[in-house]
RNA sequence: GGCUGGCCGGGCGGCCGCGUCGGAUCCUUGCCGACCGAGAGGAAGGGGGGUCCGCCGAGGAAGGUCCGGGCUCCACAGGACGAGGUGGUGGGCAACACCCACCCGGGGUGACCCGCGGGAUCAGUGCCACAGAGAACAGACCGCCUCCGGUUUCGGGGGCAAGGGUGAAACGGUGGUGCAAGAGACCACCAGCGUGCCGGGUGACCGGCACGGCUAGGCAAACCCCACCUGGAGCAAGACCAGACAGCGAGCGUCCGAGGGUGGUCCGCCCGAGCUCGCGGGUAGGUCGCUGGAGGCUGCCGGCAACGGCAGUCGUAGAUGGAUGGCCGCCAGCCGGGUCGCCGUGAGGUGGCCCGGGGAACAGAACCCGGCCUAUGAGCCAGCCCGU
Repeated sequence: GGCUGGCCGGGCGGCCGCGUCGGAUCCUUGCCGACCGAGAGGAAGGGGGGUCCGCCGAGGAAGGUCCGGGCUCCACAGGACGAGGUGGUGGGCAACACCCACCCGGGGUGACCCGCGGGAUCAGUGCCACAGAGAACAGACCGCCUCCGGUUUCGGGGGCAAGGGUGAAACGGUGGUGCAAGAGACCACCAGCGUGCCGGGUGACCGGCACGGCUAGGCAAACCCCACCUGGAGCAAGACCAGACAGCGAGCGUCCGAGGGUGGUCCGCCCGAGCUCGCGGGUAGGUCGCUGGAGGCUGCCGGCAACGGCAGUCGUAGAUGGAUGGCCGCCAGCCGGGUCGCCGUGAGGUGGCCCGGGGAACAGAACCCGGCCUAUGAGCCAGCCCGU
């Protein structure tokens, strides 16, 4: 000067404040209420409210809602078509578009990084801007050769595709033979492709040998093809309790069955006596779901690793206008300066003490997990690479 991986996301004290839960106490009988009473009324208990006390109380991303699951309901989620997704190989995982290891290609001196990585010769179609003569069964602007005309330059016909030019890309490379000039036209070697065989690897793939024809462009994040995966909706899921109201008119339908489950279509399956529209009327409170789960940490074992197995151990958010905060003081880490000790020839390094500075950003649960991505601070640690 870089590369990679990981850690932290402050501590103590004072005052004030918020939420869940538990406890104490007071109020509430115009909140309910067993029971008592002829009745008025009383009343254990419950609910609600006030005050006080105690325990606990956001994150590494709680975020975006981009994937994957659990859970719930629809039918224990069925068939066809359609649609969507994934895409090197092997493994991990509940699963994944995630993770690990490897392969191939590309970049970097290197540590290392990047890949939207199936198929473009035997399925087919399509596209390739601009520039350029020509962009896919190629082509001829300059050029090279030759012939004719002209005779300083030029014009026309024919042959060629080596060289130049354009471009992201121009139909193998080098050398030779050959030729009027040239050219895989031919030859040698090389690159690359295809086929076959041998060897290694679980595999992607790698290495070697032989033969072939001289050469095959790119794009599938264009359609498409191949393999595999996907039923739909989501905690406003869903269940229960309490509570309000008033009907009228029109149309369709009651097994030849409207409508619903069904939010791609059709079939199938299930439910099924009501459904739709217009006018009018009315409620919108509470409880559960709710947090202990594919959980964290430590040790041992297996594995390159992701991860798995066993044993031990740990444990308090659960709001619903939505709590988890505010102010003050001191401090750690950090920075600068001074001084002293140690190491060093030295620049300097390191430790103690003193003074000063500065002392947190992003953000905030809302059914729960695993990922990815994005945001972010005063900072810290380890390994590796290059140069001197």
Molecule: Bacterial RNase P class A
Organism: uncultured Marmoricola sp.